The RNA shown here (transfer RNA) has 75 nucleotides and comes from a Cytophagales bacterium.
The sequence was found in a public genome assembly.
Its Rfam family is "tRNA". By type it is a transfer RNA.
The organism belongs to Cytophagales, within Bacteria.
RNA sequence: GGUCUGUUCGUCUAGGGGUUAGGACGCGUCCCUUUCACGGAUGAAACACGGGUUCGAUUCCCGUACGGACUACCA
Numbered sequence: 001g002g003u004c005u006g007u008u009c010g011u012c013u014a015g016g017g018g019u020u021a022g023g024a025c026g027c028g029u030c031c032c033u034u035u036c037a038c039g040g041a042u043g044a045a046a047c048a049c050g051g052g053u054u055c056g057a058u059u060c061c062c063g064u065a066c067g068g069a070c071u072a073c074c075a
Base pairs, nucleotide, nucleotide: 001071002070003069004068005067006066007065010025011024012023013022018055027043028042029041030040031039048064049063050062051061052060
């Protein structure tokens, strides 16, 4: 350099054209408890960036960035 592939709440992860973007842990508030822990309720928090296609894109296509795998060249 080439080919393929991945990127979603703080972390791990599900989903994959019309969803209020779901779950677990963590965090906030409240309940429970003499207190803490455990447990219960509830809340905040995410689709890497730029284009394209489409009535509509987080989802499909192209590019960029970053990561991974394989491979070529040089020496």